[in-house]
Context: one part of a larger RNA
Molecule: large-subunit ribosomal RNA, domain IV
Organism: Pseudomonadota bacterium
């Protein structure tokens, strides 16, 4: 120096991104205890006062020889109780002793917001949370060889030795109050008239081959050209095929979306009003510079001497908004943010000590 324990004068967060750390609080008895609220809670709220040992006395006690009483006569019940020993309180005294102060366990308190209801769950080894997960809602699928999920489109298993108050998937997350409008698109469910259509089906009609024919040529039995029946074989138009698309309808707690420009009221400003273009329909309630507000440190008001953060308005929402839920809530929380009391070596500012390193020297 460095680690790990301990101490301190004034002062008390002036450190710092942030009281990180640390200190304070703490245990058992009495007293006492707000707002708020789901009437449980909140609450150990908050405050405030007590405390070692021993010994007298005094009261209220346990224990229990022993005495009474009762009857169903018993290890019965009821009742009064010495002595010892012992607990509680209450009032005095007395001792240890470092003169001060009582071993140990052992919450800091409060006051305002945000998120999340809550106990839980998580990234084993930087993140424990405002993220998962719940109880609650609601969609939606499933009628039992259920849907679903595993598996070799298989046997079997699961789902369930369960049956729609059941199981599966999805979203939302306790409660309270409440979820507005849009079904053009895209899923999804229904629907079948109609319009396209696929393997297949049907074969109109093409082509190839070929008896055999018929021409032409000679070297008279061959060469060339030509037509061409059944077979066989390759194409191949109507026309008749299902779903699904198109098309018709519902459906947003389905995926998902909820305008713009102009004017307009007897100061001014603003516009309840009117015009007019687009659209499926133009954001209702409720919030709102917000975990969301760029311009912003927005503006006004609280707290401060002095506040870019903090609560309380405002609304001008770049770009909140209703189960991708909204708004609010009592509890709870090693969340997060602001303040205040206490406390304190966090700091003004460093000092000292104890234990181990570490460095020097042997």
């Nucleotide at each position: 120096c460095c680690a790990u324990g301990g101490u301190c004068a004034a002062g008390g967060a002036a450190c710092u991104c942030g009281g990180c750390a640390a200190a304070u609080u703490g245990a058992c008895c009495c007293u006492g205890u707000a707002a708020c609220u789901u009437c449980g809670g909140g609450a150990u709220a908050a405050a405030g006062g007590g405390u070692g040992u021993c010994u007298u006395g005094g009261u209220c006690g346990g224990u229990c020889a022993g005495g009474g009483a009762a009857c169903u006569c018993g290890c019965u019940u009821c009742c009064c109780a010495a002595a010892g020993c012992u607990g509680a309180c209450c009032a005095g005294g007395a001792u240890c002793g470092c003169a001060g102060g009582g071993a140990a366990a052992u919450g800091g308190g409060c006051c305002a917001a945000g998120c999340g209801a809550c106990u839980g769950u998580u990234u084993a080894a930087c993140a424990a949370a405002a993220a998962c997960a719940c109880a609650u809602c609601a969609c939606u699928u499933u009628g039992c060889g259920a849907a679903g999920u595993c598996g070799u489109c298989a046997a079997g298993a699961c789902g369930a030795c369960g049956u729609a108050u059941a199981a599966g998937g999805u979203g939302u997350g306790a409660c309270a109050c409440c979820u507005g409008c849009c079904c053009g698109g895209u899923g999804c469910c229904g629907g079948a008239a109609g319009g396209u259509u696929a393997a297949g089906g049907a074969g109109a009609g093409a082509g190839g081959u070929c008896a055999u024919c018929c021409c032409g040529a000679c070297u008279u039995g061959u060469c060339g050209g030509g037509a061409g029946a059944a077979g066989c074989u390759u194409c191949g138009a109507a026309c008749c095929g299902a779903a699904g698309c198109c098309c018709c309808g519902g459906u947003a707690a389905a995926c998902g979306g909820c305008g713009g420009c102009c004017g307009u009221a007897a100061c001014u400003a603003u516009a309840a009003c009117g015009g007019u273009c687009c659209u499926a329909a133009g954001g209702u309630a409720g919030c709102g510079a917000a975990a969301u507000u760029c311009c912003u440190u927005g503006u006004c008001g609280g707290g401060u001497a002095a506040g870019u953060u903090c609560c309380g308005a405002c609304c001008u929402g770049c770009a909140c908004g209703a189960a991708u839920g909204g708004u609010g809530u009592a509890a709870c929380g090693a969340c997060u943010u602001g303040g205040u009391c206490a406390c304190u070596g966090u700091c003004u500012c460093g000092a000292c000590c104890a234990u181990g390193g570490g460095c020097u020297c042997g």